[in-house]
RNA sequence: GAUAAAGGCAAACCCGUUGAAAAACGGCGACGCAAAGCUAUGGGUCUAAAACUGCACGCAAGAGGCAGUCAUGACAGCCAGGUUCCCGAA
Numbered sequence: 001g002a003u004a005a006a007g008g009c010a011a012a013c014c015c016g017u018u019g020a021a022a023a024a025c026g027g028c029g030a031c032g033c034a035a036a037g038c039u040a041u042g043g044g045u046c047u048a049a050a051a052c053u054g055c056a057c058g059c060a061a062g063a064g065g066c067a068g069u070c071a072u073g074a075c076a077g078c079c080a081g082g083u084u085c086c087c088g089a090a
Base pairs, nucleotide, nucleotide: 001087008033009032014027015026016025017024018023031077037083038082039081041080042079043078044075045074046073051069052068053067054066055065
């Protein structure tokens, strides 16, 4: 970063598996992508099982219900950074 060449990746939907979920993996399929290769370092976003707090029920206990807080979970196809890589016109 090209109306080039050789290629590459694969969104959403759907199916299966794992997971509490976000999501991931595999299959199908192409919305798009010059790193839409890798990396969770910074920011941001998503989820909230467990934990904590509160509320409701109840004589009480107890289990369960509702709400809030919160990654140790996730997203790099959100942005930035690090790193590797094809071609070689303007």
The RNA shown here (c-di-GMP-I riboswitch aptamer) has 90 nucleotides and comes from a soil metagenome.